This is a predicted structure of a 1224-nucleotide part of an RNA (large-subunit ribosomal RNA, half B) from Candidatus Nasuia deltocephalincola. RNAcentral holds the full RNA, with entries from ENA. The coordinates come from a structure-prediction model, not an experiment, and the mean pLDDT is 83. The organism belongs to Candidatus Nasuia, within Bacteria.

[in-house]
Context: one part of a larger RNA
RNA sequence: UUGAAGGGAAGGAACUCGGCAAAAUUAUACUGUAACUUCGGGAUAAAGUAUGCCAUAAAAAAUUAAAAUUAAAUUUUAAUUUUUUAUGGUUUUUACAACUGGUAGCUGCGACUGUUUAAUAAAAACACAGCACUUUGCAAAUAUUUUUAGAUGUAUAAAGUGUGACGCCUGCCCGGUGCUGAAAGAUUAAAUGGAGAAGUUUUAAAGCUUUAAAAUUAAGUCCCAGCAAACGGCGGCCGUAACUAUAACGGUCCUAAGGUAGCGAAAUUCCUUGUCGGGUAAGUUCCGACCUGCACGAAUGGCGUAACGAUGGCUACACUGUCUCCCCUUCAAGCUCAGUGAAAUUGAAAUGUUUGUGAAGAUGCGAACUACCCGCGGCAAGACGGAAAGACCCUAUGAACCUUUACUGUAUCUUUACAUUGUAAUUUAAAAUUUUUUGUGUAGAAUAGAUGGGAGACUUUGAAGUUAAGACGCAAGUUUUAAUGGAGUCGUCAGUGAAAUACCAUCCUUAAAACUUUAUUUUACUUAAUUUUAAGUCAUAAUGUGAUUUUAAAGACAUUGUAUGGUUGACAGUUUGACUGGGGCGGUCUCCUCCUAAAAAGUAACGGAGGAGUACAAAGGUACGUUAUUUACGGUUGGAAACCGUAUUUUAAUAUAAUGGUUUAAACGUGCUUGACUGUUAGACAAACAAGUCAAACAGGUGCGAAAGCAGGUCAUAGUGAUCCGGUAAUUCUUAAUGGAUUGGUUAUCGCUCAACGGAUAAAAGGUACUCUAGGGAUAACAGGCUAAUACCGCCCAAGAGCUCAUAUCGACGGCGGUGUUUGGCACCUCGAUGUCGGCUCAUCUCAUCCUGGAGCUGUAGAAGGUUCCAAGGGUAUGGCUGUUCGCCAUUUAAAGAGGUACGUGAGCUGGGUUUAAAACGUCGUGAGACAGUUUGGUCCCUAUCUGCCGCGGGCGUUGGAUAUUUGAGAGAAUCCGUUUCUAGUACGAGAGGAUCGAAAUGGACUAACAUAUGGUGUUCUGAUUGUUGUGCCAACAGCAUUGUCAGGUAGCUAAGUUAGGUUUAAUUAACUUCUGAAAGCAUAUAAGAAGGAAAUAAUUCUCAAGAUUAAAUAUCCCAAAGAUUUUUUCUUUUUAAAGAGCUGUUCUAGACUAGGACAUUGAUAGGUUAAAUGUGUAAGCAUAGUAAUAUGUUUAGCAUAUUAAUACUAAUAGCUCGUAAGA
Repeated sequence: UUGAAGGGAAGGAACUCGGCAAAAUUAUACUGUAACUUCGGGAUAAAGUAUGCCAUAAAAAAUUAAAAUUAAAUUUUAAUUUUUUAUGGUUUUUACAACUGGUAGCUGCGACUGUUUAAUAAAAACACAGCACUUUGCAAAUAUUUUUAGAUGUAUAAAGUGUGACGCCUGCCCGGUGCUGAAAGAUUAAAUGGAGAAGUUUUAAAGCUUUAAAAUUAAGUCCCAGCAAACGGCGGCCGUAACUAUAACGGUCCUAAGGUAGCGAAAUUCCUUGUCGGGUAAGUUCCGACCUGCACGAAUGGCGUAACGAUGGCUACACUGUCUCCCCUUCAAGCUCAGUGAAAUUGAAAUGUUUGUGAAGAUGCGAACUACCCGCGGCAAGACGGAAAGACCCUAUGAACCUUUACUGUAUCUUUACAUUGUAAUUUAAAAUUUUUUGUGUAGAAUAGAUGGGAGACUUUGAAGUUAAGACGCAAGUUUUAAUGGAGUCGUCAGUGAAAUACCAUCCUUAAAACUUUAUUUUACUUAAUUUUAAGUCAUAAUGUGAUUUUAAAGACAUUGUAUGGUUGACAGUUUGACUGGGGCGGUCUCCUCCUAAAAAGUAACGGAGGAGUACAAAGGUACGUUAUUUACGGUUGGAAACCGUAUUUUAAUAUAAUGGUUUAAACGUGCUUGACUGUUAGACAAACAAGUCAAACAGGUGCGAAAGCAGGUCAUAGUGAUCCGGUAAUUCUUAAUGGAUUGGUUAUCGCUCAACGGAUAAAAGGUACUCUAGGGAUAACAGGCUAAUACCGCCCAAGAGCUCAUAUCGACGGCGGUGUUUGGCACCUCGAUGUCGGCUCAUCUCAUCCUGGAGCUGUAGAAGGUUCCAAGGGUAUGGCUGUUCGCCAUUUAAAGAGGUACGUGAGCUGGGUUUAAAACGUCGUGAGACAGUUUGGUCCCUAUCUGCCGCGGGCGUUGGAUAUUUGAGAGAAUCCGUUUCUAGUACGAGAGGAUCGAAAUGGACUAACAUAUGGUGUUCUGAUUGUUGUGCCAACAGCAUUGUCAGGUAGCUAAGUUAGGUUUAAUUAACUUCUGAAAGCAUAUAAGAAGGAAAUAAUUCUCAAGAUUAAAUAUCCCAAAGAUUUUUUCUUUUUAAAGAGCUGUUCUAGACUAGGACAUUGAUAGGUUAAAUGUGUAAGCAUAGUAAUAUGUUUAGCAUAUUAAUACUAAUAGCUCGUAAGA
């Protein structure tokens, strides 16, 4: 220091986002219990009282024993046990430990119990009973590849959707989308159909091939209705009342309809901390109102609501170390020793500070400074520390899911045709055939279809006529059938007319019938196709499965197949542009003109200005001709303006933008005209390519002009689109044996806002906070850097304000600087990660000074101020609200300063806000979803290698070795201020008021030390006591239960306690004030000279300090001989082992380890013992009193940790090591 625990004076939420955490409450019995209420609850509401032990009495229950009685159960008595109650006694007042709700009030949301994101979200989300809508008649709907579920159920059932107990309710809109219905019309596929056309052929017909119109034809769509507890929606403007304000009222526009009830600054209100009220000393929260609802609102339910909630917000009581403000204690780590023994990380390292530089924040570069070598314990400021190829952002012709009225498809469903597919009847329609029928201009006997033939035809196989009925009809008649009738009727001829009639044949028109074929409507049949998740039988273990020449049901429908139209995010594959001072939003994307463009050409930007996506048969060609514009002046009517003249001289005009040009006209007219020609092309410009531009000349033919000549569109520069594909015309091109046809080519031409305009496809939008991958500091958000528009600060000028007066004070219009604190700009380091707001903690620097100190001026009487200068030593608030910084408020203060430090500080803490995943509201969106809108919830890792910092040691050095005491280069600490009294109610002042200077007293905050007293703690001291176990029992003790709990408390540590501190002096200075004094005969504080002057500076005070490698000073202590040799010196042998230090031991109020202090028998160092102090509070035993609990006496007893003193009883025994011989 961390973790886990115990205790805490005074205060009691002041802490904090928030009472987080902790504390408190807790048992049993009794008393008592509010609002509200769905009458069940709320409720253990709240609040309060009692509780030990002993004795006695009573009651109840149980057991045992005895006796008695009875048919039996039984009854009585006694003993024991348990429970309850009462009374009395007694003690240190007693649920004594453990187990064991804190309570209350207001409010949001959700009715409730329940469910959920296994591993960051338990919720307001899901579910729920209840309510409603929709589908479904059973081979049900629905789900599903099938099996199967639904269901051994049958509309009181099942399925889907929405809402979400209960209470009161649930308004208006059917225009859009959707669903349902209706079927008249429009449109419409395959299929049917086959007029016509083309080719083939010498021609014609036919055939064949290709093409193909009309017509027939479904669902769907359009159209028409209904449906909102289907998806959804539910307005503006203007005026008006006798103060003002407001508008019951009126006008007008629009709509499918304009929001009703209720609620409302709300989980919804931006502005907003709305306004008012309440609560608080103070309330961005909370509660109650208001209504100005940015942007509530009625089953995407509205408004209430008792109960419930590990739900959100607010408050009170109780309680507390959350806090003021921290302290003590216990245990486990940490630390030391023994043993064992990981990890991430790591380019290499000989790894300092400041400042500068630098890919823009340096251990490593420059400079200066600092620094003997090496460890141990600690702290985390840096190593853009470690961990994870950034999740934010952008990019990718990346991915994946999700959505939809993106594109293209697909399953499903549905429509029609054909097949599977048989028999009948019927309706309607068409076509063909057969048999009939029909036909009126005028004239004519008369209802003459056309043409041809034709002189006869019909008739008892029944003529004329009559009757009845029907059809047609031009109303005149024609005609059919039946009956009757019983013998004739018509034509040729004539006449009329365009045509002449009988009769026969063919044909046209009209109509009918029959039959055939096709289609169609409705219906029926079953010997049959086919179907059956109906029964029976058989096989089998069979409620299954299969079989069946048994029945039943159904039935040519359905099913299935092929083709076909519709529907179709249910499913699939994809697309969803680029530029861009990040991206998005906005804008732009091709062409022309000018400027930028720097006097050749060319030249960029999301630089500055404008245009084009045509026009013209004359606005083209040519010949000839003409000259505009504007203003002033002059001139009958005549005016501003019509005509004439003078002046001006291209300012006009140009089809159109601008530029360049143009009176020789390219401008403006008139005449004639088509060169707005065909085929070629030298040479140039321009140019990546592809494109683009100019152009003499040649050939042909043409227009104008007398001619020379001019003319291949327009004064020039915009008016545009490659390739593929397809169409049209022409074509001595091609042609799968040949000829054709067809196809292709060639020439001309047509079809693209392919405008993202060198055009990816014929054909394409969105979401992602559930996300993913590759990359990017090529590109944003934080921070740094550069810059300084903005911001802040200052200066200059001085109009003016200030009664007068620019400059006591303020200072417009303007001008000039500084800073690097704001908002920005840029995009330079970092995307193989530089963690982001605020708070807490700890700071450090600057000064543009908030206070305190010293001064000048004042529109300074005093007091209190204003303004400016110097000054950074110290100091510089607690609360309420909010996540807040900020701010507002309350109350203090000498003052409540401004800023920098990665908007200081997350390998220091927090995590309220922002910024993942859940959920809701408002708003936007068809939707997936979205919102610098709101709201509830929501994992913060790291054992420290280096630098740095705080401490503690070892080594070596300091020129022999030691012990002790100092000096002080240098470094650091400290540095604050109030109040009261005296001077003095004096100076000053009309008064009110009221000092300077100086003296004294006393406080606040801060700092250091200490523990005598006041207290805290004191798990090593004493006592009390609950439960239980044990020592055989009683008694007495011991263990466990947090030290079991409780009451006290020694030493030590400690604050809230005690003591002390910031004094003084003199020195150097700042602003400022002076003396003398010239330059400059004056003046002048200055130039020479001499003074004063501040909490600042350096001393004084305190601490460290000679590694101050410049290593200092003083005192004291300690250390041998012989021999050989040499010029100094060197060598050999023997001896010696100092002073002092360490090891070792006993230890400490010293301590992580080391180190430091004391002691080591010549000894009080530790323990023990004895005594004392002090704490607790009268031990045990015995005696006495009492039935007992218990009390009294012995006894202010017994016990006792760390304190004090005495005492060698025990242990410090013995011993070892280093350090030398006189010193470069």